[in-house]
A computed fold for a 73-nucleotide RNA from a Chloroflexota bacterium, annotated as transfer RNA. Its Rfam family is "tRNA". The family's RNA type in Rfam is transfer RNA. Rfam links the family to the GO term triplet codon-amino acid adaptor activity. Rfam's curators write: Transfer RNA (tRNA) molecules are approximately 80 nucleotides in length. The organism belongs to Chloroflexota, within Bacteria. It was read from a public genome assembly. Its mean pLDDT, the model's own confidence on a scale to 100, is 82.

RNA sequence: GGGGCUGUAGCUCAAUAGGGAGAGCGUUUGACUGGCAGUCAAAAGGUCGGGGGUUCGAAUCCCCCCAGCUCCA
Numbered sequence: 001g002g003g004g005c006u007g008u009a010g011c012u013c014a015a016u017a018g019g020g021a022g023a024g025c026g027u028u029u030g031a032c033u034g035g036c037a038g039u040c041a042a043a044a045g046g047u048c049g050g051g052g053g054u055u056c057g058a059a060u061c062c063c064c065c066c067a068g069c070u071c072c073a
Stems, first nucleotide, its partner, number of pairs: 001072007010025004019056001027043006049065005
């Protein structure tokens, strides 16, 4: 330098055909317990890496850029 893959909640990851952004863990609050642990219930938490385009509508399609991993040289 060229090709490929990945980037979504604090962490690990889903999102099937372009149509409502989710799970587990963690955090907070409440209940149970004398207390801790634990269990149960609820809640908070997201510019879907950034910008632009297509579309009635984009995490999803197209282009550029950034970061990481990887292959070739």